[in-house]
Molecule: Purine riboswitch aptamer
């Protein structure tokens, strides 16, 4: 100089997945059957529904009502799970540049 060169060492990088945050969904709300407890008590099961939605629909705390009856009722705090969107690590085809090698 040249090889569509083993190989090795940077570079930036398709793409892949985790972290962690913010958003949207939903209110972790509310309805309906059943069955239970009773001031030392206020629970359990099941259904439907909600979400352009998969999954959940629980839990502590406080205050209060209820004078024994069937019925809770307020506040406040704690997530999961889809889905987007930004962080940022880890991998990392291929290419590119050295090096080498023929």
């Nucleotide at each position: 100089a040249a090889a569509u060169c083993a190989g090795u060492u940077g570079a930036a990088u398709a793409a892949u997945u985790a972290u962690c945050u913010c958003g949207u969904a939903u209110a972790a709300a509310g309805c309906c059957g059943g069955g239970g407890a009773u001031a030392a008590g206020g629970c359990c099961c099941g259904g439907a529904a909600g979400u352009u939605u998969c999954u959940a629909c629980c839990u502590g705390a406080a205050a209060a009502c209820c004078g024994u009856a069937a019925a809770u009722u307020u506040u406040c705090g704690g997530a999961c799970u889809a889905c987007g969107a930004g962080u940022g690590a880890a991998u990392g085809c291929g290419u590119c540049a050295a090096u080498g090698u023929u």